Context: one part of a larger RNA
Parts: sequence; C1' cells; structure tokens
RNA sequence: CUAGGCGUAAAGGGCACGUAGGCGGUGAAUCGGGUUGAAAAUGAAAGUCGCCAAAAACUAGCGGAAUGAUCUCGAAACCAAUUCACUUGAGUGAGACAGAGAAUAGUGGAAUUUCAUGUGUAGGGGUGAAAUCCACAGAUCUACGAAGGAAUGCCAAAAGCAAAGGCAGCUCUCUAGGUCCCUACCGAUGCUAGGGUACGAAAGCAUGGGGAACGAACAGGAUUAGAUACCCUAGUAGUCCAUGCCGUAAACGAUAAGUGUUCGCCCUUGGUCUAUGUGGAUCAGGGGCCUAGCUAAUGUGUCAAACACUCUGCCUGGGGAGUACGGUCGUAAGACCAAAACUC
Repeated sequence: CUAGGCGUAAAGGGCACGUAGGCGGUGAAUCGGGUUGAAAAUGAAAGUCGCCAAAAACUAGCGGAAUGAUCUCGAAACCAAUUCACUUGAGUGAGACAGAGAAUAGUGGAAUUUCAUGUGUAGGGGUGAAAUCCACAGAUCUACGAAGGAAUGCCAAAAGCAAAGGCAGCUCUCUAGGUCCCUACCGAUGCUAGGGUACGAAAGCAUGGGGAACGAACAGGAUUAGAUACCCUAGUAGUCCAUGCCGUAAACGAUAAGUGUUCGCCCUUGGUCUAUGUGGAUCAGGGGCCUAGCUAAUGUGUCAAACACUCUGCCUGGGGAGUACGGUCGUAAGACCAAAACUC
C1' cells in the first nucleotide's frame, strides 16, 4: 500500500459558494523530469542456492543468484513541462419565452371578533349526554355603521419556481436564476471539494411594537376506580411586525455532486421546427407503466438503485451513548466535536 459497502439492514454531510488538494477535451511541435530498453562497475566476509569431497555432527573447496542506488548509451506511446492551434466541455452577447424565485412600498374583497345605535324577547352556547360559561343591568337573532389584526376562497393541477429551507389576493419599483434558438463571439477558462464562508422550517431567546382568531402553561366543568389526558368553557406566553441571536428536524427521494453510454409505451409543463394530419420531429423539466441489467427481497429501471469514470462525506455487532470528560460556540435553552469501563 491492498477490503466490502451507504433507498428500506450500520452508513449521503440540511443546502450551496469556494481556498488548498485530487482529477480533467481535441490536433501538432519541442523537451527528456517521471516512464522504459541495453550495457558497465558496485553489491566485503559470513549467510542463502547449486556442485564436489567427506560425514553421527562440526567442516573444507568451487560456482551462481541478489531488490536497490550509481554511471553510460538509446526510445518517445503515456504522465509532467514549454509553445502553437481547434471547438464539441464551460462561458458571454443577440432574438424569443415561462414562472406562488427574492426584497421594498401601496392596496382589495369575504369572514371572525369587539364597539355604537335601532328593532325585539327569553333564552343562548356546548356535548355522546351534561355542566362550568353568557343573558331581563336586555343576550342569541336581525339591520346599518365603525375599529382592528391575521390569513389570502374559487382559479389550483401528479402543475410552476427555487441550492436547500421554502414560495400563492392584486399592483408598482428594484433584483436573481432558468429554457429554447438554422444566431455571433471566446477558446479548456472545467468537475469535485478537507479546513473556511453564506443561507437554513418550526419551536425557543433578547429589545421594542402589535394582538382579531387560534392557543402550550394555568384555572374551571365533565368523563373515570383514578384522569396531572382525550371532550367542553375560559385563557397567558406564542403565532404577526422590526432588529439581533439560535443552527436544529422523519432538514426525506430516508437515494451526495458531476460527466458519458444504454429497449420501449403513455400523460403533462415551457420552447423550436414542420404546417392543418384533433398529427409528426426535437430540446429542457415534471409524472405513470415496463425490457435488459441490478437487487437479500421489496423494488429500481434514460429523472437508475444499469454500465463506467472523477472527487467528497460517512459505516464496521446490540446496549452503555450521540452519553461522560475536555474543548469551541451560545444570554440561555442547548449545539458541534466525541470515548471508555462494564454487559449481552
């Protein structure tokens, strides 16, 4: 140095950007560092292998092999280096296009609640059934008006967009990415990525607002043997906004990223070509079924879990334990890194 794996058995980092590193398209020329061929010298003795002699054993003699490093002469495919060129990888521009992609500001309607006023009278609410609760100090219902907050019905879809988390009333402004294309340019500028950096649902934390509805906690009413629950009546934090932290999720496709190659059928989104055939062709996505192959099976199957390659993360019996100790981060909650004894 060399193993086998990672959808569901242990195992893909939550996700991206990117430094070091690793790997990397086509055609030439040069070079000779790696590579490779030949030769030389070296490689003490002992040892080792072979031969001979002798032998119980010790032993004497001769010959061979010997990775390697050194030196000399060659080769030039591959790797590296230098130079020149190419366009198909990557990228930029032109012409079209789709979208809940992001941010800020403004604004609409429906509904709940509360308040004011009118009308009106005895119940309302809630449940399996009830009760707590609200109501003659006039509720529920009904009409009109006002206030305030949150969420955006139908359209709506296996649909669309986004790196992931995620994104949905409407409009302006600003902004990011993508697809198509008989288009022009550039000329390997690429892929991956330890450490690093940014983003990262919900809950939670800090400060200041806001508070309609829902609603941990708490309280009461029921149920029950009990009921610290399920059901009901209330209801604080919170959910909302601004700023800052936290950095975790069954962060799931339980499937890292990239490239290439491989039977078909059907549906669908956005383009292009054909031009009227309710079609056909071709890109880029989203789905269903299936051949070969793969797989322990289930299943997967051009969106691979097939066939190959590059780079990275991770796994190595169950429990102890994602714990202790220590370190870093955090206001805290805690997060990240991460054992052992012992036991089966």
This is a predicted structure of a 344-nucleotide part of an RNA (small-subunit ribosomal RNA, central domain) from Ehretia macrophylla.
It matches the Rfam family "Bacterial small subunit ribosomal RNA".
Lineage of the source: Eukaryota > Euphyllophyta > Spermatophyta > Boraginales > Ehretia.